[in-house]
Molecule: transfer RNA
Organism: uncultured Clostridia bacterium
RNA sequence: GGGCCUGUAGCGCAGCUGGGAGCGCAUUACAUUCGCAUUGUAGGGGUCGUCGGUUCGAAUCCGAUCAGGUCCA
Repeated sequence: GGGCCUGUAGCGCAGCUGGGAGCGCAUUACAUUCGCAUUGUAGGGGUCGUCGGUUCGAAUCCGAUCAGGUCCA
């Protein structure tokens, strides 16, 4: 320098053919306990790496770019 893969909540990930942004853990409050843990109920938390384009509509399609991994040179 070139090819491929990955980037979505604090962490690990899902999101099928473009139309509701979600799951587990964690976390907060309450209940339970003498107390802790466990368990139950409810809640908070997101510019979907970044910028631009296409579209009525983009996490998803297109282009550029950044970071990590991997292969080739």